[in-house]
Molecule: transfer RNA
Organism: Promethearchaeota archaeon
């Protein structure tokens, strides 16, 4: 210098190929039931406009550019 694949709550994570309404679980947190206390288990809550910017579209986590960061391979 080419190419390719990832990035979504405090942490992992579905969704993306084929755009649609309130972004799924799970794990932590917090509060409450249960117990003598804790643990477990129930229950409830909060916490992501989906890695920044722009673009198309009635409409974007998703399609296009571009730019950061990480991670292969090639030179």
């Nucleotide at each position: 210098g080419g190419g390719c694949c990832c990035g979504u709550g405090a942490c992992c994570u579905a969704g993306c190929c084929a755009g649609g309404a309130u972004a799924u679980g799970g794990u932590g947190u917090c509060g409450g039931a249960c117990u003598u206390c804790u643990a477990a288990u129930c229950c409830g809550a909060a916490u992501a406009u989906c890695g920044g910017g722009g673009g198309u579209u009635c409409g974007a986590a998703u399609c296009c550019c571009u730019c950061c960061g990480g991670g292969c391979c090639c030179a």